[in-house]
Molecule: c-di-GMP-I riboswitch aptamer
Organism: Gemmatimonadota bacterium
RNA sequence: UCCGAAAACUGGCAAAACCGCUUAAAAGCGGCGACGCAAAGCCCCGAGACUAAAGCCGCGCACUUCCGCGCUGCCACGUCAGUCGAGCUACCGAA
Numbered sequence: 001u002c003c004g005a006a007a008a009c010u011g012g013c014a015a016a017a018c019c020g021c022u023u024a025a026a027a028g029c030g031g032c033g034a035c036g037c038a039a040a041g042c043c044c045c046g047a048g049a050c051u052a053a054a055g056c057c058g059c060g061c062a063c064u065u066c067c068g069c070g071c072u073g074c075c076a077c078g079u080c081a082g083u084c085g086a087g088c089u090a091c092c093g094a095a
Stems, first nucleotide, its partner, number of pairs: 012037002018031005035082001041088002045085003048080003055074002058071004
C1' cells in the first nucleotide's frame, strides 16, 4: 500500500403524535419530536400495497331532448424507496 471485515469511535437519517401548507384522496413538504435504521443514501427496473379526482358500466332523481345531480362497482397515467427484490454509490477499520 492492497484485501478483509469484528468491536468501538466520529458522526448520519428520522417513525408516530402535534402544528402549518399543498392535494379529490393516497400521500408529500416544512417545523417540532425520536419509534427505529449499518445503507431508513440514490433510483419506480420487477413485485406488492394504498388512493380513485377524471373516466367507464349499472341504478335512481330530474328532463321534450341534451346537459345535470346522487349511489354501488371497476379503473393509475397518481402515491408508498421506513414493503420486499434488483441496480448504483458510501464513513471507520482489529484478527